[in-house]
Context: one part of a larger RNA
Parts: sequence; structure tokens; C1' cells
RNA sequence: UCCAGCGAGUUAAUUUGCAGUGCAAGCUUAAGUCAUUUGACGGAGGCGUAGUGAAAGCGAGCCUGAAUAGGGCGACCAUAAGUACUGCGGAUUAGACCCGAAACCAGGUGACCUAACCAUGGCCAGGCUGAAGCGUGGGUAAUACUACGUGAAGGGCCGAACCAGGGCAUGUUGCAAAAUGCUUGGAUGAGCUGUGGUUAGCGGUGAAAUGCCAAUCGAACUUGGAGAUAGCUGGUUCUCCUCGAAAUAGCUUUAGGGCUAGCGUUGCGUGGUAGCUUACGGGGGUAGAGCUCUGUAAAGGAUUGGGGCUCGCAAGGGUACCCACCCUUAACAAACUACGAAUACCGUAAGUGGAAUCGCAGCAGUUAGAACAUCGGUGCUAAGAUCGGUGCUCGAAAGGGAAACAGCCCAGACCAUCAUCUAAGGUCCCCAAAUUUACGCUCAGUGGGAAACAAGGUGGGAUUUCUUGGACAGCGAGGAUGUUGGCUUAGAAGCAGCCAUUCAUUUAAAGAGUGCGUAACAGCUCACUCGUCAAGAGAUCCUGCGUGGAAAAUGUAACGGGGCUAAGCGUAAUACCGAAGAUAUGGAUUUGCCAAAUUUAUUUGGUGAGUGGUAGAGGAGCGUUCCUCUCUGCGGUGAAGUCAGAUCGGAAGGUCUGGUGGAGCGUGAGGAAGUGAGAAUGCUGGA
Repeated sequence: UCCAGCGAGUUAAUUUGCAGUGCAAGCUUAAGUCAUUUGACGGAGGCGUAGUGAAAGCGAGCCUGAAUAGGGCGACCAUAAGUACUGCGGAUUAGACCCGAAACCAGGUGACCUAACCAUGGCCAGGCUGAAGCGUGGGUAAUACUACGUGAAGGGCCGAACCAGGGCAUGUUGCAAAAUGCUUGGAUGAGCUGUGGUUAGCGGUGAAAUGCCAAUCGAACUUGGAGAUAGCUGGUUCUCCUCGAAAUAGCUUUAGGGCUAGCGUUGCGUGGUAGCUUACGGGGGUAGAGCUCUGUAAAGGAUUGGGGCUCGCAAGGGUACCCACCCUUAACAAACUACGAAUACCGUAAGUGGAAUCGCAGCAGUUAGAACAUCGGUGCUAAGAUCGGUGCUCGAAAGGGAAACAGCCCAGACCAUCAUCUAAGGUCCCCAAAUUUACGCUCAGUGGGAAACAAGGUGGGAUUUCUUGGACAGCGAGGAUGUUGGCUUAGAAGCAGCCAUUCAUUUAAAGAGUGCGUAACAGCUCACUCGUCAAGAGAUCCUGCGUGGAAAAUGUAACGGGGCUAAGCGUAAUACCGAAGAUAUGGAUUUGCCAAAUUUAUUUGGUGAGUGGUAGAGGAGCGUUCCUCUCUGCGGUGAAGUCAGAUCGGAAGGUCUGGUGGAGCGUGAGGAAGUGAGAAUGCUGGA
């Protein structure tokens, strides 16, 4: 990992609702007794038939109250149904759908491992060092001191056994649930060790590491309480049909849990209800707008008031200072409003609309939501961010498109069909359908990624200037004089800088000079003018499509690819393709209405509307084991099981034939459940 088997809403009591059955203003027994296969008896008790009050009580009324008031709960109006049992749905109490803790408590078992201690034994090759003491000599008054011997001490030294386990490597499904190799430390001591014994879990022991107490230790193991508890995780087994959510609000030692409401379903009731359209009537203070108010804020003006400064003895005057007010122009605001929509909301009427409404009752699930569009808050007008409102899809939705792509676009899958028409999106090939039509644009592979900014790319529009009295460009010429203007300056002569009546003269025209240049001059050039030539030329603004700006990591890699100059972009048009959409034909099924038939709760026919679906509610069935009756069923002329084939049914499933097998098994009507397996790191066995 696979296969087979086992494996999870049960049972009891009480209660509530629905359905069925019996009896019915009544219904019913319990314990028990007697019988004995399911019976009879047993009326204690329970529920109902009247309510109300705390109660005494009163009673179609009662309570409160001083009350005949008012109010509360009832009766009546409108009539009035219970009760016992069975089944099913729910609740409560129990282990209560199943498996799962870490833990807690009680009683025991453990010191053959290990910790410490007690008793009694054992062990430590060999070598080195040479303390005290003592002896002899020297030495002293005597000590002290000293030399040489002797001596043998030491948690002394080196190093086997023994003990330990510091380093490295191997080993890591090992030789081994802690080892092996090399190396290392202690090795007469706080040494090592045998045997026997003591200390026990709310405890012991500990040269102390929360260490050790039998491969287990922040509290051993074992049995029991015990099926502890688990708002948590996982799992929860056949089929079909109808409907179909929520991820919100309030409260919560509450936030991944609950309770109530909201939204779902089922039953009963309700019967122009809900919704929609039109018209009319309402209130509003949002968008916008505006500046009266509250605040913010720009420019100009007039001068009024106050303050400051200043002149003056004062009166009074001055003010290039400050504040407020006034006038004009022009602004900003979620917490500004003298204004003010569209929508939305409420109501009325009419039309439409056949339950989509509302009420009561049973049963839920949901209370982690997500993207997109839009209106707002927070944030950086950041986020696949976060928090609200509105809508939509996903969630719980398959199909077509977007290359691929829960939330985008189109569209909601009952089944079948080698039929038709369309949506979004497409029509050169991959790839179904136009190499379609008309008029333009683009040359950048722009299309097929990106900004500020930049540019005689190119199309369109507008305004304006010059122009056969000859424009623009080119070419041939001129471009002078007072004068080197004045000042400044070493110099300043058109051209470092400053000044200005930048003037005047000769002219076809020529600036007290547009740029280059010189130390300063010189020189080149421009403006301006003439000639030549011959028809358009220049400037500005708006706009379409393009260009640059443009650097990333495996490999083209920023059209899905090929490839495209349209097969790109814009406008207009026609045709076609294209989905599980619509239509056509046949079939199945649910449900409303109508009709008929009967077996009286079903069938048939007609006619409408439906049939995606998670949590979930409701309905109808299939199959397994056993029991009762039945077929006076089947079976060695071959049961069950098993293998293969055929066949029937909408599914779960059923039937038949043959092989195998070798002794039991089924039909119909009911009943009862250890009743359906793919998942639980499920359990057991096997491969």
C1' cells in the first nucleotide's frame, strides 16, 4: 500500500407534536390476584368535563379595590373533544451516535536496575619519590642548626588488573532500544566490588543534574472509580423524488461555543394578500449649489471705531504699526445652510397579479464568508488590505467565452436525438464559421505591457500673416557716412559693462547693430535692399494614429502558437459559426385545475406550471437477519454459496440459463432489528 471480515443515533422512563386505531363527555387502569401461551378480574389512581385567586374561598364568573369604576384572567358571541394504545419526529434524564486525552482520586505491587545507608567478605602487577621520627658525626653553655645514614609517610608520582566515560571516527532498519575501534582520566582511596538487608510514590534517595526509584519520573507501575470529562479533531455504511438556507442582529468570563430573532422546510388555516405598473398625496436636508449663520481664506478700496507709537503744557494733530467693522471682486467645509434634486421610503386609488403574503404549530441548519461593480470611512483617493451601505455571482452552479483561471461576460444541466435558431465571443491555419463589402488611419510587428517629459513621424480641423504690384527657399550683389556715439577703461572702435531723444545723413537698402572673431582694431555674418527664378510660403492652437523614454535572473517567454502590413485600428453593413440557453420530436416525473372510471383512494384522459443544488426539512422505495401465518411451495432428477452469460426495472435491485458446489432454501401478507461500509494516522487476519 492493497484485499477480506468487524466497525458508529441505540435502549428505558417521563414529556410534547403529528398520523393511525378503539371508545367518547367521557377515556383508562397500576401494583396485584386467579387462570394459563398472550385471558379474566382489579377503578386505588391519572387525564378530561370551569374558571379564578397567594389562599380561605367564590363560581360563568373570579381577582384587585372603598367602589356598581377601571384593569387582569376567563365564559358567551363563533359553539364544545377528550382519552388509552401503537408508530414516527423532537426534548429531558441516563455513557445516549462512535473512537480519542493530558489529568484526578482510592487500594495495592516494586530498591534483582538505580540512589543512599547498615552488616559481613573480597580485590588493587610492577616501578618511582623518600615526610616525620630515630642513629652517628659536626656544632652550642644548653638548645637551635647542620651533614651522612636509617626510616618509611602521602585523598604523593608513572603504569596493568579494576573503575570511569573527556575527544575523534564507525554505527544510526546497529553487534547493541547507548555498542565498537583508536585515544583519554582515576588506579591505597571521599577507592572498587560480592552476598544479605533498610528506606516507597501527598513518598524515598540525592557531593543537587529535577538526577535516580526495573529500557517509564516536574511526581513509578498496577487494578478500580470509569464508558472520567472533551464548547475540540476525525469518522458516521442502500436508492430515488419535492423544496432549499446561512455566514446577519441583540445578549453572553462571549468571540472557532451558545440563547432568541432573521433566512429554510412540513402541516393546518388565511383567500384580489404580497409584488409590479400608472396616477395622486406626503415628510426629508443627501448629491449639487451657495456663503445668510458657524468657521477657514485671497485681492482692492473707503475711511468709521479701538489699541500702540509719536509731536504737543493742553486742546488737538500725525502714523510706512495692530485689531474689528463697512464696500467691491473672487473662493473652501463630514461635524456650515437664506437653497436643494434624482432615487429611496410611507400612504391612497385603479390596473395587473392565483399565494410568491400573513398567522399558528412540528423540525432544522446557519451566526469563520469571498471576489466583482458602485456610494462612503480607515489607509498613502497603497494592498488579492480593512470596516459599513446597495447590487450581483461564487458559496450550494455544471455548460459556452476570457489560452489555462471559485467570485468577470453569456447562460441556470429531468432524460434521449448524426435536428433547427441564437447569446457572450468569434469567422487565415491550429479550430466550427468571411482570406466578406465600403470608406479612412497606422509602418511602429504599434497592434501584442508602463509615466512625467521630448521631437520638422504622419492624417484631420481652426485662426492668422505674406504672395503674379512676384511671396518662401536658393543663387548674384550691396549692407555705407557723422562715428572710434557718450561714459568707463591700460584698451572698449556695432559686439566686457553702464547711459539714452539709440539721433541724423546718403540711399534701392543698411541697427549707434543678430551672432562668430581681435589685446584693441581688422576680418566673416545677420537684419534690411536690388536682381534672377516662378507659385505657393510661414506662424499658432485643437485633435486621430504612431516614435523615444523602456534594464533581470534555466529558454523565445509582455498576440495561446503558427504566422499577419492586415489576419492591426476606427466607422458602417451583410452572412455565417457558436452553449447542457430557446425551439422541434419522443419519454419520465412533481404539482394546480377540469373530466371520467371505479377496487373510495387510486387509475386514466385533457390542460397549465415545474424538475442545478451544500447544510437542512419533507415524501416514496430497494435489500439483509430472525419470528408468525401462507404457498398442503422448491430441493441428491442437486438447496445455499460461488463463477460466467442472458434478460427485466427510473434507482437501490430482481429473474433465468449453464459450470462449480453438496444440504438446505424461498414466494405472498405482517412483525422485530446486532439492517446496508471507502475513508475514523479505525480494529483483526492475510498478501
The part of an RNA shown here (large-subunit ribosomal RNA, domain II) has 687 nucleotides and comes from a Patescibacteria group bacterium. The coordinates come from a structure-prediction model, not an experiment, and the mean pLDDT is 86. Lineage of the source: Bacteria > Bacteria candidate phyla. Its Rfam family is "Bacterial large subunit ribosomal RNA".